The RNA shown here (THF (Tetrahydrofolate) riboswitch aptamer) has 98 nucleotides.

RNA sequence: AGCAGAGUAGGACCUUGUGCGUUAAGUGCUGAUUGAACAGGGAGUUGUCAAUCGGACGAAAAGUUUAACUUGCGGUACAUGGUUCGCAUCCCGCUGCU
Numbered sequence: 001a002g003c004a005g006a007g008u009a010g011g012a013c014c015u016u017g018u019g020c021g022u023u024a025a026g027u028g029c030u031g032a033u034u035g036a037a038c039a040g041g042g043a044g045u046u047g048u049c050a051a052u053c054g055g056a057c058g059a060a061a062a063g064u065u066u067a068a069c070u071u072g073c074g075g076u077a078c079a080u081g082g083u084u085c086g087c088a089u090c091c092c093g094c095u096g097c098u
Base pairs, nucleotide, nucleotide: 001098002097003096004095005094010085011084012083013082014081016079017078018077019076020074021073022072029055030054031053032052033051034050035049036048040092041091042090043089061071062070063069064068
């Protein structure tokens, strides 16, 4: 110097547990503002995530029985475990071969 490769946060799906809602919050879509994270180091978006204030849409209850429980339901929250995908991109570094 060339070629090949490893590694994170996190995402998706599933298991189990504990909650929340079922008097509709949450989830999903969307506008504005602010902020955060993005492999060992640096930079970092029109991508990702969060918070706040708005907009549009919108739901599954039933049973037992007398205050709760059970079975459900919700693109529901958190945690545990599993599978899988996995730096937007740029520079440097690391490993192997030449």